Description: A computed fold for a 1500-nucleotide RNA from an uncultured prokaryote, annotated as small-subunit ribosomal RNA. It matches the Rfam family "Bacterial small subunit ribosomal RNA". The prediction has a mean pLDDT of 84. The sequence is in RNAcentral, with records from ENA.

[in-house]
RNA sequence: AGAGUUUGAUCAUGGCUCAGAAUGAACGCUGGCGGCGUGCUUUACACAUGCAAGUCGAGCGAGGCGGCGUAGCAAUACGCCAGUCGAGCGGCGAACGGAUGAGUAACGCGUGGAUAACCUACCUCGAGGUGGGGGAUAACCCGGGGAAACUCGGGCUAAUACCCGCCGGAUGGGGUCAAAGCUAGGGACCUUCGGGCCUGGCGCUUAGAGAGGAGCUCGCGUUGGAUUAGCUUGUUGGUGGGGUAAUGGCCUACCAAGGCAACGAUCUAUAGCCGGCCUGAGAGGGUGAUCGGCCACACUGGAACUGAGACACGGUCCAGACUCCUACGGGAGGCAGCAGUGGGGAAUUUUGCGCAAUGGGGGAAACCCUGACGCAGCAACGCCGCGUGGGUGAAGAAGCAUCUUGGUGCGUAAAACCCUGUCGACAGGGACUAAGGUCUGUUGUUUAAGAGAUAGCAGACUUGAAGGUACCUGUAGAGGAAGCCCCGGCUAACUCCGUGCCAGCAGCCGCGGUAAUACGGGGGGGGCAAGCGUUAUUCGGAUUUACUGGGCGUAAAGCGCGCGCAGGCGGCUUGUUAAGUGAGAAGUGAAAGCCCCGGGCUUAACCCGGGAACUGCUUCUCAUACUGGCAAACUUGAGUAUGGGAGAGGAGAGUGGAAUACCCGGUGUAGCGGUGAAAUGCGUAGAGAUCGGGUGGAACACCAGUGGCGAAGGCGACUCUCUGGACUGUUUCUGACGCUAAGGAGCGAAAGUGUGGGUAGCAAACAGGAUUAGAUACCCUGGUAGUCCACACCCUAAACGAUGGAUACUUUGUGUUGCGGGUAUCGACCCCUGCAACGCAGGAGCUAACGCAUUAAGUAUCCCGCCUGGGGAGUACGGUCGCAAGGCUGAAACUCAAAGGAAUUGACGGGGGCCCGCACAAGCGGUGGAGCAUGUGGUUUAAUUCGACGCAACGCGCAGAACCUUACCUGGGCUUGAACUGUAGGUGCAAUAUUUAGAGAUAGUCUUUUCCCUUCGGGGACGUGUAUAGAGGUGCUGCAUGGCUGUCGUCAGCUCGUGUCGUGAGAUGUUGGGUUAAGUCCCGCAACGAGCGCAACCCCUACCCUUAGUUGCCAGCGGUUCGGCCGGGAACUCUAGGGGGACUGCCGGUGAUAAACCGGAGGAAGGUGGGGAUGACGUCAAGUCAUCAUGGCCUUUAUGUCCAGGGCUACACACGUGCUACAAUGGACGGUACAAAGGGCUGCGAUACCGCGAGGUGGAGCCAAUCCCAAAAAGCCGUCCUCAGUUCGGAUUGCAGUCUGCAACUCGACUGCAUGAAGGUGGAAUCGCUAGUAAUCGCGGAUCAGCAUGCCGCGGUGAAUACGUUCCCGGGCCUUGUACACACCGCCCGUCACAUCACGAAAGUCGGUUGCACUAGAAGUCGGUGAGCCAACCCGCAAGGGAGGCAGCUGUCCAUGGUAUGAUUGGCAAUUGGGGUGAAGUCGUAACAAGGUAACCGUA
Repeated sequence: AGAGUUUGAUCAUGGCUCAGAAUGAACGCUGGCGGCGUGCUUUACACAUGCAAGUCGAGCGAGGCGGCGUAGCAAUACGCCAGUCGAGCGGCGAACGGAUGAGUAACGCGUGGAUAACCUACCUCGAGGUGGGGGAUAACCCGGGGAAACUCGGGCUAAUACCCGCCGGAUGGGGUCAAAGCUAGGGACCUUCGGGCCUGGCGCUUAGAGAGGAGCUCGCGUUGGAUUAGCUUGUUGGUGGGGUAAUGGCCUACCAAGGCAACGAUCUAUAGCCGGCCUGAGAGGGUGAUCGGCCACACUGGAACUGAGACACGGUCCAGACUCCUACGGGAGGCAGCAGUGGGGAAUUUUGCGCAAUGGGGGAAACCCUGACGCAGCAACGCCGCGUGGGUGAAGAAGCAUCUUGGUGCGUAAAACCCUGUCGACAGGGACUAAGGUCUGUUGUUUAAGAGAUAGCAGACUUGAAGGUACCUGUAGAGGAAGCCCCGGCUAACUCCGUGCCAGCAGCCGCGGUAAUACGGGGGGGGCAAGCGUUAUUCGGAUUUACUGGGCGUAAAGCGCGCGCAGGCGGCUUGUUAAGUGAGAAGUGAAAGCCCCGGGCUUAACCCGGGAACUGCUUCUCAUACUGGCAAACUUGAGUAUGGGAGAGGAGAGUGGAAUACCCGGUGUAGCGGUGAAAUGCGUAGAGAUCGGGUGGAACACCAGUGGCGAAGGCGACUCUCUGGACUGUUUCUGACGCUAAGGAGCGAAAGUGUGGGUAGCAAACAGGAUUAGAUACCCUGGUAGUCCACACCCUAAACGAUGGAUACUUUGUGUUGCGGGUAUCGACCCCUGCAACGCAGGAGCUAACGCAUUAAGUAUCCCGCCUGGGGAGUACGGUCGCAAGGCUGAAACUCAAAGGAAUUGACGGGGGCCCGCACAAGCGGUGGAGCAUGUGGUUUAAUUCGACGCAACGCGCAGAACCUUACCUGGGCUUGAACUGUAGGUGCAAUAUUUAGAGAUAGUCUUUUCCCUUCGGGGACGUGUAUAGAGGUGCUGCAUGGCUGUCGUCAGCUCGUGUCGUGAGAUGUUGGGUUAAGUCCCGCAACGAGCGCAACCCCUACCCUUAGUUGCCAGCGGUUCGGCCGGGAACUCUAGGGGGACUGCCGGUGAUAAACCGGAGGAAGGUGGGGAUGACGUCAAGUCAUCAUGGCCUUUAUGUCCAGGGCUACACACGUGCUACAAUGGACGGUACAAAGGGCUGCGAUACCGCGAGGUGGAGCCAAUCCCAAAAAGCCGUCCUCAGUUCGGAUUGCAGUCUGCAACUCGACUGCAUGAAGGUGGAAUCGCUAGUAAUCGCGGAUCAGCAUGCCGCGGUGAAUACGUUCCCGGGCCUUGUACACACCGCCCGUCACAUCACGAAAGUCGGUUGCACUAGAAGUCGGUGAGCCAACCCGCAAGGGAGGCAGCUGUCCAUGGUAUGAUUGGCAAUUGGGGUGAAGUCGUAACAAGGUAACCGUA
C1' cells in the first nucleotide's frame, strides 16, 4: 500500500466482497510446563446454608464463670481480682468499605468558575472553660397475655443517659443560650480513710483557624426521531410569610401576565457519565468489562425517624407481589456483599486458607472485628516465556505416492553412531515479603519528682495464610510432551484415485452434467503453532457522508418560476473599541493508562521511579493587519430624475376578411365519399358539383426569420383604453440603501373538477365497417364529454439548456435584433466604433468520454436546493392540502451482485447509400404428375450393421452386399487365442497325400520323407505345445485430439512493423475522389512500408516456326493383287520436344495531363483469349475414433476369434436424385458416312464356322501410333406408319435359354417368344444454364469372376436470350440506430396458474406506556385540637395550678387502588391487497432497429 466482481473488450460511476488489528467471547478439533492478568455481556430472575459490622469494663449498674480470701464440716454466705463471658443502659461506628447499572437525555456527568447564600463528627493549631444540684429509666425482681414473634402491668437502681440554676460571655439595649467525667502516679498538706489535693494522659464544652468532606449554584460540552410544532397555571416575575445548614415557587397568600420554542421547546425511543479502551497516517469512528473518579439504586412503590452526615444494601413504618412458619388468632424474610443453588443462556469459577501484609471500625492500649484485602483452587479466556532435542549420517533402505517404466518425491527425513539435560519425575537444601509488639536498660521533654506519660537509642523474646512455595544442588534418561487450518483466483502452497449438476463445496467471483489442482479420500506442499480454525461484534481498507477529503448537462442528484421575512455573506476612506484573531504569563487539566529514560523479577509479559504529554478551560497583560461593534465621510455597487426608439409582454372593449359546417333558393344528374383494397355512411324524397343569399362558432394563411417580448408557464388578424419590464443617450440626486433565500405567500401548459353559458370544426368514451389466428388497436364512417367564454378549484409535465441565482476575470472569428457615436452623402447604403440581447464555429482550460467553451460544463467568491447501489417505491402507514381525481411530505421488511453512463469493435435492422453474382429479369431445357432404378425416413424384423440431416445428409462413405466383403442376427466351436513381439524352459524339420464323423470350423486315422553350420559339446532358421509379459476390439467419446474434408467462397478480403492520434478498448494505414474481375491501379491523405490473399509464374487448348520421321503420313515419281500394299519421299496431316506470339504495344476520343474506359488498325487470337490446377485470416464444438493415427474409458472362456446359414435386397407409406416415356422435329425397317479419348497377358481376342439371339467352337495377331475391344450414334438416302393409348410407351408376368461363378432359391446380368400396365407434357412450388455453353447423340474407363439408368472422362450435332438492377436470395464497402455480444433462431414486458417469503389493510381480541376528570386514601411530616395521661422547671406548707409534652381525634399533602373517557405503542387474527423469489407452465408481443402505429412525459 491494495485486490476480486457489471463488459466481447474499455474508461469512468457505483455497490458488494476479501486481505489487517481487536474481544470479558462462544463453538469444533487438539492439548506439555510456568509467570502475570481476566472470568454471568443473558432474568435489577428466585434464592437453601454459612460467613460479610462491630467495639469499648479506662462511661454505668447488675449477673454468670474462674481464681483468691474470710466464715463454715459441708451446702453455702460475704468480700476481693488491671481475670473472663454474654445480655442491658451509655459512647463511637454502622452514611465507610463491598455489589449492581434497573432508572436517568438530567447541572446526571465532564470541564472551568461562584458560594459576600452554606454545613462539617472524628483529626490538626492556638485561646478559654469544665462548678453546683435534681428527677427518672433499662437491666434485675414479681405478676399477666401469646403457639410464636413478642408484649403489658407493678416494683428497685447507676452513669460520660436525661433535666435545672449560678458565674461569665464582642461594640449600645434587650432576648436566647455550654459542659462530664474517667484513668495512671504521687512528695508535702487535709480527710468521714472512700478520698480530697497535685501532676500527666484521655474525655467534655465555647468561639476562631486549618485540613479533608458534603450541599447549592452558573458558563460551555454531552444520542436518534419533525411521519413529535407548539408547550406551560406554581406556570414566569414581584411582595409578605413559612421552610432549610443555605439561595430559590422549595411551599403558601395576594398582585402582574408572563416564560420556553425552528440555534428544535414539548413528546417519544435509546442510554449510567468520564479518565480511558479498540481501531485509524491523522481527522475521526466504535465502545464505557477488569483499574480509578462521579452518579443512581438495594424485592416493587411511598414515607419519615435517628444522626455531623441517610430519607439509610445486611435500620424503622406503611402499601403491593412473592416465599416460609403457624395452634389460623397471627407472625417472619429480602445475596445487584463472599462462596454457593435453581432458572435463563452459545457462555462465565471454590459453599477454600488467613487477618502474616496493606487498609478500615472500636479501644488509652494489649487486642477484637473485617468474604475490604492478601493468598490458594478451577478455566489455553487473554498476554508473555520455555520445551517437545542437538551433531554426524546413502547417488539415497524399507514403505507409501506417482510414473513416459528410465525414473521421481516424502528425504538426512528414518535407522545407526556420538552427545546434551531445559521442562517434567524423584531426592536434598531453602528464602524475601516483618514493618511492628512485649519486656529490660538508657538519653531527652513534661513535672516538685528518679512516679507516670511521651520521643529516641541498645539488648532479649516474639508475629507468615501463601508454603517447605519461589530459588539452588544432585540422580536417571532422548527417555513423558504436536496439532490445527489451507493448497481455482484474490492468497503462500499440486498431483493421483473415487464421484458424475449426484453427493457436496462456497467470504466474493464461482466449482460439480466421465479426464474436477474448487466435492470426498491418499500422497505431497504452504501457513501458524500449544494452539489452530469457525461464528459473532467493532474500527480499518471505504475519499462509500468527503472538516482534513466527494459530487449534481447525459452515471444518483438544480425546487417549474419569480417575490421576499429570518438567517448567511457583503464596496471604499478615517477614527475608536479590542469581541473574534495573534503573542506572553499564571492557574487548572486527579491517579492509573499511552510515549520517553532508568530500575526490579534469569528474559518477557508484569511491576516501580522520574520526565514528557494531556492538542482543553479560566484569568491577566500586550499587539491591532484582517473580521466584527460604534462614529463620521465617499461614489464605482444599487436606486432616482430626464430625453428617446423597439417589441406576438399583460388585461379589457370593439372591428375584420379567408375557410369549414349548417340553412334557404337556382342550375343539374347519378353517383358521392373513403381505402393498401374495401365496406359501413350520404344520395333519385335529387346527394356530390356549381351559383346566389343567410346563420353561427372557433382559429387568425401570406408577412414569419436558430426574428421579437416575458421570471417561468407562455404570447401571433386589426383598432382603442389601462398597464408591467428591459434597452439606450445625457446630465442630476440619494449614499451601500446590496446578493442569496430555509419557512411563507404569489404565478404556473395540457388534461381534469364545480356552476352557468356556448358548440362550426376536431374529438377520449361509445357505435358501426374493415384488417387479423384474435384485434376491446393501428385504417375508415359516425359521434358525446371536452376543446371556447365567465367565475371558482386543481398545481402536475421529458414544467428541458435534463445545466439554481449573483458578481468579477479569461485568446478569437462571424451573423442577426434594438439604441447610439464617428466618417461620408443631396439622401439612402458601405466602412470604423460603444452598450444590450439572441445564434453559429472554434482556442486555452475543463470533462469518464460525449462535449462545454465571455450566454462556460473555464478560473474564483457568496448564498440556497439536492444526491449517497439496483429492486421493493415515489409504494405503505401517519400528517397536511383538495369537491373529487389526486398532490406534497415519505419509510421498512424482504431480495439481487449488480443496476446505470460514455465511448469501442462486431453482429443485426420489415435504416440509408454504392457495387457484384444465372440473384432477379429475358430465354432454353427440366424436376414436382406416370412406370422403373437408386438413396433416405418411417415401419417391420432374430437381424434388417454403422455413419451422413437446411443450403453444405438423401445414385452420399459404397470405383460395384449371391458366399467373401460384413462390421448385424441365429446356431456351432476356441481361450496367450486368427494375425504380432519378447523371455524362459521342452520338443520336433517344414510339409505332402489318403480316409472317417460333421453344415463347416474342427476332431480323429493312416502314409511318406527329415533343413543349415559345427571345434560334435552345441548353435541357428522354421514348426509345435506350456508358462509369462502381453495381444485383440468396425466397443464408447469427432464435445479430449492429429490428419483429411465440406462450407461461406475463387468472395476480395485478412493482418503486421514502425510512426501518429486516443486515459483506454481501439483508431489511422484499409477511409475519400476515380477505376477494376480484384485492397486492380492512379490521385489525394499522419502516415510510411510489409506479409497472407488477387494477378502472374504451372498444365491443356487456339496460330506459326524449328528438330525428329516409326508403328503414323502420301503432294510429286514408279510399281501394284488397287489395300500407303510396295519402291520411295520428309512436303502436308499427325505425333512430342524446343521456341515465337498478346504487352492496352500502336492510333483516335473521354478522363485530372493519372489510372483507366470506349472505338479502331494489324493479327490465328484483344483487353485476365477459352478451360484447369491453385481456396487468405477465419466461421460452423460442421463431418469423420468405421480409411489411418491417437489420449482416456470399457471388455479379456468375450464387446476378441473361427465357421455354416440368414440379413444389409423386407414394404400400408413419405421425400430426394435419376432413367425411360407420353410421340410424327417421331417410331420401325433397309442402305450409307464422319470421331475423340481410352483399355488389353489370370488379358483384348480378329478372319472363319454353329446358334433367331444372348452366346458357343476355335485360335491368327497383339506386352500395342503396328493387333484387338471397335459397330460410333444422332446424321444422310429410301420405304411404311398418319394422331390412335397407336407399328407411341415399355412396366409387369409366363415359358424357354445364355454367361459368370464352389453356388444365381432368398438375391445377378443378358437373350428369344409371348404378355403389353401407368402414361396424352404434369397443381402449389422448384432446379440448371450466358457459347462450342444449354439441349441432344453416341463412345470409353475405373471398380469388377459376374452385375450401372450411378460416377469419371471423350468427342459428334449445336441454339435462344440478357431492356435492365425496382423486387427475391447471397455477398462486398461506407454510413446510421441498438436495451443484441450464445450476437434477431438475439433481447424482453405484463396478466393468469402453482409453490414459497416478508409486508400492508381488516370485524375484532389481548397487553404495555400515558393524559384528563372523579373517587377511596395507608404510613408519615406539618397544622389544629387535646375533657384522657405525664417525674424534672415555676407558684404553693399541702392539695392543686401553670409552663412544657404524650396518647387520641382531625385537616392539608400523598403511595396505591377504583370508575369513566382519551392518546400512543405492540402481539394475534377469518378474510383481503399488492410486492419479492422460484424448473424449459399458459396467453399474447408492449419495448430495444423506422422494433414493423417513432419512443417518452403529465392527465382523463